[in-house]
This is a predicted structure of a 253-nucleotide part of an RNA (large-subunit ribosomal RNA, domain VI) from a Verrucomicrobiales bacterium. The RNAcentral record of the full RNA draws on ENA.

Context: one part of a larger RNA
RNA sequence: CGUAGGAAAAUUGAGGGGUUCAAAUCCUAGUACGAGAGGACCGGGUUUGACGUACCUCUGGUGAUCCAGUUGUUCCGUCCGGGGCAUUGCUGGGCAGCUAAGUACGGAAUAGAUAAGCGCUGAAAGCAUCUAAGCGCCAAGCUACUCCCAAGAUAAAUUUUCCCUGAAGGAUCGUGGUAGACGACCACGUCGAUAGGCUACGGGUAGAAGUGUGGCAACACAUGCAGCUUAGUAGUACUAAUCAUCCGUUUGG
Repeated sequence: CGUAGGAAAAUUGAGGGGUUCAAAUCCUAGUACGAGAGGACCGGGUUUGACGUACCUCUGGUGAUCCAGUUGUUCCGUCCGGGGCAUUGCUGGGCAGCUAAGUACGGAAUAGAUAAGCGCUGAAAGCAUCUAAGCGCCAAGCUACUCCCAAGAUAAAUUUUCCCUGAAGGAUCGUGGUAGACGACCACGUCGAUAGGCUACGGGUAGAAGUGUGGCAACACAUGCAGCUUAGUAGUACUAAUCAUCCGUUUGG
C1' cells in the first nucleotide's frame, strides 16, 4: 500500500515445512526344519542406543550483583571493628536465571494408490499366457493420518461484536518483562500492584557485632539455627506510571 466504510477479536485451511531411525533381549520354542551341529518364519512383550522437541521438580554445572574463612599491604589516630588493592587476591559454599551430563515426551497404529515382484480369469493365437478387456495381493518409498506455519490464498476467505463523529479504535508519553539487537510482542498507567521501596515468608550462607564467662594467651563458650542476604512468593500506594497531545471522520469508488 492492497484486501472498496473504519475498527477489535476469533476462526477456516489453499499451500508450505518438520518428523519418518535402529538394535538387543524374552515368550512362542530349543518348536518347525535337520543324521547331527545348529536353528527359524509368522505373532506378542520388554528394554536400550543415537537423533529430535520442550522444560529446570530432581542430580549437577555456572552463578565477577549473596554469605563465610583467610594471606600481604594500606587507610579509617590506636585496640576492636571495618573499607580499598592484590586475577573476583585466594579459598569454601550458593538463590533466581541460563544450562546438560538431568527430567518428560516423540518415531506408533491405520487407510488408499502403487514399484519390483506374486497371482485370478482370459483371448488375440481351439493350446499356452498375470494383460490385450477385466479383477486381486504387495515396500522403510508416495498420498492421507500426526506436529508446526499459514488469507499478499491479489481467487486477498469466514464468523461475532463495536462506531457514524474528531466516534469506535490506535499511537505518542510513562512504569516494566513472560519479550527483546533496534523496531516488534506482552502486562500496566491512580477505576492502579507495572517497577522500585517497605513488611512477611521462602531460599542461601553458617553462628554477626556488642557484652558476659573461662583461659597467662592463641582462643573457646553463652546470649542466638544468630547476623547478613541478588534476581523468588505474597501483601502494602510510601515513590514513579502526571497533565495531555496526535492520528483516525461524517453511511462509505